[in-house]
Transfer RNA from a Fidelibacterota bacterium, 73 nucleotides, folded computationally. The prediction has a mean pLDDT of 81. Rfam family: tRNA. Gene Ontology term of the family: triplet codon-amino acid adaptor activity. The family's RNA type in Rfam is transfer RNA.

RNA sequence: UCCGGAGUAGCUCAGUUGGUAGAGCGAGUGACUGUUAAUCACCAGGUCGGGAGUUCGAGUCUCUCCUCCGGAG
Numbered sequence: 001u002c003c004g005g006a007g008u009a010g011c012u013c014a015g016u017u018g019g020u021a022g023a024g025c026g027a028g029u030g031a032c033u034g035u036u037a038a039u040c041a042c043c044a045g046g047u048c049g050g051g052a053g054u055u056c057g058a059g060u061c062u063c064u065c066c067u068c069c070g071g072a073g
Base pairs, nucleotide, nucleotide: 001072002071003070004069005068006067007066010025011024012023013022019056028042029041030040031039049065050064051063052062053061
């Protein structure tokens, strides 16, 4: 330098043909228990890596930049 993949909640990851962003774990509160753990219930948490474009509407499509991983030279 070129090619491919990834970037979404604190962590691990889903997200269908473009149509109001989710799960598990973790955090918080409560119940239960002599206490903790376990279990159960409730609940908070997101500029979807940055910017621009297309569209009535973008996590999803297009362009550009950044970071990480793999490959080629």